A computed fold for a 1423-nucleotide RNA from a metagenome, annotated as small-subunit ribosomal RNA. Model confidence (mean pLDDT): 81 of 100. RNAcentral holds the sequence, with entries from SILVA. Rfam family: Bacterial small subunit ribosomal RNA. Gene Ontology terms of the family: ribosome and structural constituent of ribosome.

[in-house]
RNA sequence: GGAUUUGAUCCUGGUCCAGGAUGAACGCUGGCGGUGUGCCUUAAGCAUGCAAGUGGGUCGAGCUCCGUAAGGAGCGAGACGCGAACGGCUGAGUAUAAGAUAGGAAUCUACCCAAUGGUUCGGAAUACCUCACCGAAAGGUGAGCUAAUACCGGAUGACCCCGCAAGGGAAAAGCGCGUAACUGCGCGCCGAUGGAUGAGCCUAUCUCCCAUCAGCUAGUUGGUAGGGUAAUGGCCUACCAAGGCUACGACGGGUAGGGGGUGUGAGAGCAUGACCCCCCAGAAUGGGACUGAGACACGGCCCAUACACCUACGGGUGGCAGCAACUGGGAAUCGUGCGCAAUGGACGAAAGUCUGACGCCGCGACACCGCGUGAGGGAUUAAGGCCUUCGGGUUGUAAACCUCUUUUGUUUUGAUCGAAAGAUCAUUAAGAAUAAGCACCUGCUAACUCUGUGCCAGCAGCCGCGGUAAUACAGAGGGUGCAAGCGUUAUCCGGAUUUAUUGGGCGUAAAGCGUUUCGUAGGCGUUUUUGUAAGUUAUACUUCAAAGACCAGGGCUUAACCUUGGAAAGGGGUGUAAUACUACAAGAAUGGAAUUAUCUCGGGGUUUAUCGGAACUGUCGGUGUAGGAGUGAAAUCCGUUGAUAUCGACAGGAACACCAAGGGCGAAGGCGGAUAACUAGGGAUAUAUUGACGCUGAGAACGAAAGCUAGGGGAGCGAAAGGGAUUAGAGACCCCUGUAGUCCUAGCCGUAAACUUUGCUCGCUAGAGAUGCAUCGCAAGAUACGUCUCGUAAGCCAACGCGUGAAGCGAGCCGCCUGGGGAGUACGAGCGCAAGCUUAAAACUCAAAGGAAUUGACGGGGACCUGCACAACCAGUGGAGCAUGUGGUUUAAUUCGAGACGAACCGAAGAACCUUACCCGGGUUUGACAUGCUAUCGUUUAGGUCUGCGGAAACGUGGGCUGAUCAAAAUUUUUUGAUGAUAGCACAGGUGUUGCAUGGCCGUCGUCAGCUCGUGCCGUGAGGUGUUCCCUUCAGUGGGGUAACGAGCGCAACCCUUUUUCCAUGUUGAAUAAUCAUGGGAUACAACCCCGUUUUACGGGGAGGAAGUGGGGAUGACGUCAGGUCCGCAUGGCCCUUAUGUCCGGGGCGACACACAUGCUACAAUGGAGCCUAACAAUGGGUUUGCCAAGCCGUAAGGCGGAGCUAAUCCCAACAAACGGCUUCUCAGUGGGGAUUGAGGGCUGCAACUCGCCCUCAUGAACGCGGAAUUGGUAGUAAUCGCGGGUCAGCUAUACCGCGGUGAAUACGUUCUCAGGUCUUGUACACACCGCCCGUCAAGUCAGUAAAGUUAGGGGCACCCGAAUCUCGAUUGUUAUCGGGAGAAGGUGAAACUAGCGAUAAAGAUUAAGUCGUAACAAGGUA
Repeated sequence: GGAUUUGAUCCUGGUCCAGGAUGAACGCUGGCGGUGUGCCUUAAGCAUGCAAGUGGGUCGAGCUCCGUAAGGAGCGAGACGCGAACGGCUGAGUAUAAGAUAGGAAUCUACCCAAUGGUUCGGAAUACCUCACCGAAAGGUGAGCUAAUACCGGAUGACCCCGCAAGGGAAAAGCGCGUAACUGCGCGCCGAUGGAUGAGCCUAUCUCCCAUCAGCUAGUUGGUAGGGUAAUGGCCUACCAAGGCUACGACGGGUAGGGGGUGUGAGAGCAUGACCCCCCAGAAUGGGACUGAGACACGGCCCAUACACCUACGGGUGGCAGCAACUGGGAAUCGUGCGCAAUGGACGAAAGUCUGACGCCGCGACACCGCGUGAGGGAUUAAGGCCUUCGGGUUGUAAACCUCUUUUGUUUUGAUCGAAAGAUCAUUAAGAAUAAGCACCUGCUAACUCUGUGCCAGCAGCCGCGGUAAUACAGAGGGUGCAAGCGUUAUCCGGAUUUAUUGGGCGUAAAGCGUUUCGUAGGCGUUUUUGUAAGUUAUACUUCAAAGACCAGGGCUUAACCUUGGAAAGGGGUGUAAUACUACAAGAAUGGAAUUAUCUCGGGGUUUAUCGGAACUGUCGGUGUAGGAGUGAAAUCCGUUGAUAUCGACAGGAACACCAAGGGCGAAGGCGGAUAACUAGGGAUAUAUUGACGCUGAGAACGAAAGCUAGGGGAGCGAAAGGGAUUAGAGACCCCUGUAGUCCUAGCCGUAAACUUUGCUCGCUAGAGAUGCAUCGCAAGAUACGUCUCGUAAGCCAACGCGUGAAGCGAGCCGCCUGGGGAGUACGAGCGCAAGCUUAAAACUCAAAGGAAUUGACGGGGACCUGCACAACCAGUGGAGCAUGUGGUUUAAUUCGAGACGAACCGAAGAACCUUACCCGGGUUUGACAUGCUAUCGUUUAGGUCUGCGGAAACGUGGGCUGAUCAAAAUUUUUUGAUGAUAGCACAGGUGUUGCAUGGCCGUCGUCAGCUCGUGCCGUGAGGUGUUCCCUUCAGUGGGGUAACGAGCGCAACCCUUUUUCCAUGUUGAAUAAUCAUGGGAUACAACCCCGUUUUACGGGGAGGAAGUGGGGAUGACGUCAGGUCCGCAUGGCCCUUAUGUCCGGGGCGACACACAUGCUACAAUGGAGCCUAACAAUGGGUUUGCCAAGCCGUAAGGCGGAGCUAAUCCCAACAAACGGCUUCUCAGUGGGGAUUGAGGGCUGCAACUCGCCCUCAUGAACGCGGAAUUGGUAGUAAUCGCGGGUCAGCUAUACCGCGGUGAAUACGUUCUCAGGUCUUGUACACACCGCCCGUCAAGUCAGUAAAGUUAGGGGCACCCGAAUCUCGAUUGUUAUCGGGAGAAGGUGAAACUAGCGAUAAAGAUUAAGUCGUAACAAGGUA
């Protein structure tokens, strides 16, 4: 810096990512070289070899060789000297006996250096060796012999040691060369001094986590004396004293070698301590000493233990945390290599010997660095791959091909270096040859397409992908990044200002202790003078090893690497200087603080004491009678044994109306009738006093209610409990009772939303208003100290908000926070009688949890408004029969779709066949239909027509007749091609699937009045404003106001029709005028008057007018419902292709216990039937398959008939029906009603059985106005009456679309139901209340807690036993023995701690669709 909480926003806050690093490991891959590096795990065990020896110029034997010998050369066990305490390895232990830095005094120091003195005389042994003996071995014993630079004694001796002195004490070694022999030279030896080096000791500072470790300590702290040590010291012992350490963290527990450095980081820091260097510690485990200059000793000794090996069973031997190697462990870490040539070390006079230190080589891409895998040209942009919109694109100048080069590697030759192995360099030859992978490609994050898969397989660091079009899985093509490597995993730092010193916070996000009168430690502290100089500042010297880091050079071809030189910063120490600030010391001051005096204020507190009235309940008495009480409504309950009501008297307990006010007091909790006593506090004033006495603060004290203990008290109220209701239930809300408690005394508890969710103190920074108390003032008013409100300047804040009582600007001190859950829980501890409180984790789990504000949606929130929404009225539906549709059932099939409104006489404006998509059966396969290609056919092809056979048809198979057209070559016939046919190939075809892949169209909210934009303004932003407000309207319609001004889509209007009228034209209409038809105009605009109104918009009334938004239609904003339709059509993907295509026959879509929806006809007298007069419409339709007249036949349906009509002409068509008049019926299942059924007919059609319509006669069912519920309608509407049309051969039409006739009732009004609109409010909702969400129970998984117990561990305490060793004592057992003490390991006991397991128990977390309820979010339905 980014990703991630949200619909979006800002903030808080966590999680994750991009970077760097590694002693790494794993996966895939792997050309070369250089330089480094390589058991992080079991301080587990180790076969084998090597890793420390050396000196013959210290000694005497012995052996070998040369030599005749003398002698010489060499080897050499043993004695002796030096070394073996270095070098090498490891990090177990160790939190201070270590380390780092800086100092110090009471010490030693072999070899080395400097200077100095000495180096004399003697002696006794012993290893080796010889002999004997024991033993399996390892090894040992005895006797005897021998040397020395081995050992001992004497002498001498200083500048040595002891001692005040006197005095005393303490040394030595020789060897080699040389010489005739001395002298001499060299190496040694001894004493003492100094140095150097190394080591020991002491002090200060620094050095991890846990306080759920708070007290620890008897050699403990100090002293005296002694011992011991190289040396100080409780290091040890005896005695004396009672000290010592500790919140600046003792003691205890856990973890850990420390440092130079290393990694990271801007730095401060954080993490780390491999390799290299320094220090420490360790050497199988534990203890111990010896030798020595140095050890309590890795490759030495003694003892014990464990383990391993050998054994003759008696006993012995061993220690790789040296180099290799092996076993084991583990994710994991190399060769039983070469050499002492270099560097260094030991010994030696030296030569030299030894050296797994070291130098080299080997193995490992483990790391860093360097090089290479070719360079230039090369377009038919080859083939192939992949994609494609089929044109092409991409791989890609990439390849091929041409020219060139040769690092690395290979070949030849030479030089240099090297102990060698070999390396390096030069040269030579051939040859592009021998050499590229890994990860990734949704975003973060550079890089995209296809195919497969289909919430599967899988991916994933986080958010998250995958449910049929996946750039996220898998493969491919392409691309991106890095490159001999690339990814993954693990770990550290960074990002993380996410522990904040640099550099954060605490009103609401996590976070102010409930409070602070008193107050310790600590931190901080007014003015001024002088001094000191600790902090501070400056400067000088010194130190912080080297390496590393940095800078400048140099060397390897470069780099890594190596190397030379230099410098800075910072820390420690010592000295000097300065004195502003802090500090310290001394002095002064008064403003902070406190005291005093005068005045004043208040429900401040306590102990009580006394008093008061109202109310309440109870008791007694009187009056009085049937109710009272209670609720939404009731009931339980009280009452005729007299309630309630009312009057009087008495008793009791608790609380104190009015005053009373966001008014007073108090630190907070809290405090309210009156009076008295005691007591604390605040304020004002200033004439007094002290003179910084101050602020904050672990502690202590106080601390509502509830609760606890003991004793009282008990009127009212009232957990628990009982009863009555409510309810699906009601362990609640409501009601009736009612115990603890509430009250008092004494004592506990110590918590609250103890909240102003705001710690205390001090200073500074505009105001306005109210109020308490006091003072001044005549008053107005002013001032001081308090209380409160407003909203503001500045400022702050994420916003909300705060704003002189700050959440502003500063200072001081304290407390607290660091993602959500687990959890304020477990364990431990403290307190408590208990309840419980305080302190306070982890495992595990999630990617969020949260704050403020925004827009919506929602609310059993509010306000306003609208609608046949309710109300009022009319007619219905729901009951009957039938028709139609749907469900269900049935069926071979009963094709499919549509499902609240917004499916259900819907798609379907018409299923006998067809339709038809369904079922059964029979056929067919380039196909019923389209286009293209190839081949063949053609005087018989296509086509037409007649006809046979099989068949239900489709179809299959024959026969006869007829019969073409065009073009070219060629010209005679013919050939070729087209139309055409046959065969084949591409393909056709699909009412198969997905309406959740789509287009188009439609439904719906809703003909509701809304939905937005530009610019400006406001806000960090989402957004807001405009569009809110007032009036008004059918209307976001109009007006007014207004940080908005305008605009768009909607509204309205423009369009059609109807109503009035005018003009023109006029056939088939018409005598004229009209009606009528067609075309074009006019009228209405709320124009006029009155009233109301903000004198605006507009509303009410009136006149005139045919008509006062006139009626109806078309017209449907942004959007919603993944609404409907793939079966109208179109269309992506998928599926079928001798079938899911296509053709045919028959059946089905018409079934029928039942349920629902929409209708028709009715139940009758406002009626039925008959007759009569006759009356009055409008819209429509009709041609060669139509409408069909007159006339005739038939009871009728209809038939015959043929006129007219391409329609204002003719026809359907009739007198339309209801209506009117007359007659009859007379309240009944009827003369209402017509279902059902029988018989006979008619029509259409290839065909009326399944399954059509109509007519006549006969038959004559239910049904007597319809339960809960529910629909339509506000006027030419409802109701009622008929007529027409489309579809159509016919019809199931009672449907649908239209037409006219007759023609009502009612609307008080907006409380309620439903739907909608605007504003506002709350919200934990945003898939938006059909939302969200809580708890028990049931199931799976996981980690933790408790738990009878059990196992293991480390440590302490007490006791027993007691090795080596040390020490004390005794002893003629004196190179030793015995006894005492200390003492490792071992054993026993009691107690505590830590860890593992643990039946079971209680909680927790988690897990698409389990159970029960509905606690929370809206007034969440009881805030």